Predicted 3D model of a 396-nucleotide RNA (Bacterial RNase P class A) from an Acidobacteriota bacterium. Its Rfam family is "Bacterial RNase P class A". Rfam classes the family as a ribozyme. It was read from a public genome assembly, where an Rfam model found it. Lineage of the source: Bacteria > Pseudomonadati > Acidobacteriota.
RNA sequence: CGGGGUCACCGGGGUACCGCUGCUCGCCAUGCGCGAGGGGAGGAAAGUCCGAACUCCACAGGACAGCAUGCUGGUUAACGACCAGGCGGGGCAACCCGACGGAAAGUGCAACAGAGAGUAGACCGCCUAAGGCAAUUGUUCCGCAAGGAAGAAUUGAACGGUGAGGGUGAAACGGUGCGGUAAGAGCGCACCAGUGCGGGUGGCGACAUCCGUAGCUCGGUAAACCCCAUGCGGAGCAAGAUCAAAUAGGGAAACGCGAUGUGGCUUGUCUGCAUCAAGAUGUGGUCCGCAUCUGGUUUCCGGGUAGAUCGCUUGAGGCUGGCGGUAACGGCAGUCCCAGAGGAAUGGUAUCCACCCUUCGGGGAACAAAAUUCGGCUUACAGGUGACCCCUCACC
Repeated sequence: CGGGGUCACCGGGGUACCGCUGCUCGCCAUGCGCGAGGGGAGGAAAGUCCGAACUCCACAGGACAGCAUGCUGGUUAACGACCAGGCGGGGCAACCCGACGGAAAGUGCAACAGAGAGUAGACCGCCUAAGGCAAUUGUUCCGCAAGGAAGAAUUGAACGGUGAGGGUGAAACGGUGCGGUAAGAGCGCACCAGUGCGGGUGGCGACAUCCGUAGCUCGGUAAACCCCAUGCGGAGCAAGAUCAAAUAGGGAAACGCGAUGUGGCUUGUCUGCAUCAAGAUGUGGUCCGCAUCUGGUUUCCGGGUAGAUCGCUUGAGGCUGGCGGUAACGGCAGUCCCAGAGGAAUGGUAUCCACCCUUCGGGGAACAAAAUUCGGCUUACAGGUGACCCCUCACC
């Protein structure tokens, strides 16, 4: 110089005139009034993905189902976020990614090829030790003979054995070597790897590392079902609060309206109370339970209102300094107030400067607009700025 990685930031500015809007102060003729002051759209305001604050329902809960998270330690109001680490993967590296508990509880899935894809399996090969079969040659015994019985040797095939070699495949039931065997195989042994069990050392821990023991060798997949651990009321500012006004607490039909005891007087299909039962309501589902009520369920017809005020911006707030901490972050001191519209304000015109392109005429200028607020994550972004770190090359 070039190429990368991480973190942070800018993404227009000035002046003049006119206009809109919240707040504070003053003036009055109290009005959509006037004047002065000072404020007015982002780094993502987007997505609505997580978590909360706040408001309301219920304070009666429990179990199951369902959902979420899933290594360890910390930070935080909390989180599925962030920081630091461990393990695994990618990269020469700086760094980045991880849906990171369990496959030896069970079930399932894996195209094609292949004999066989997880208590598998024989395609090509290899094997005559034993057993079995066939053939040949001898031997022994019985028998007059024909023949029978027993057994041996050789050969053959592969009935059989084998899983080392070859082949198929992304992957084949540990690897290398030696012994052993008919040929082979952890069959045995040495070393290595993994796994189980028992220990040492370091670390808060996840883990790392070392020793011993046992020939135990039992693949992958759980963002497949599942098992395990931890956690979880619900709805949401269109939450909700107050005020005002109006109506019809309307009409009809069907289903349903239980049992026991007791009291009353009007002795009835009456009425009051109690218990049981049944039903309804109670802010995720089901069941049990609890509280309140005596009703309730379904269908049709018809009527009134939807206005005003608040919630609404002082916050788990910003900035500066210093202390603690590897860091995320926390405490202390000082200082500041930085949108609050209400159908929706936060702008318009002119000019200059700055940025990019230019044929020097001019053209362009990213993603994009608050609606209860905050902490995160994710996504989009023309053009640029700074710091630190890694690598190639060259020079000293």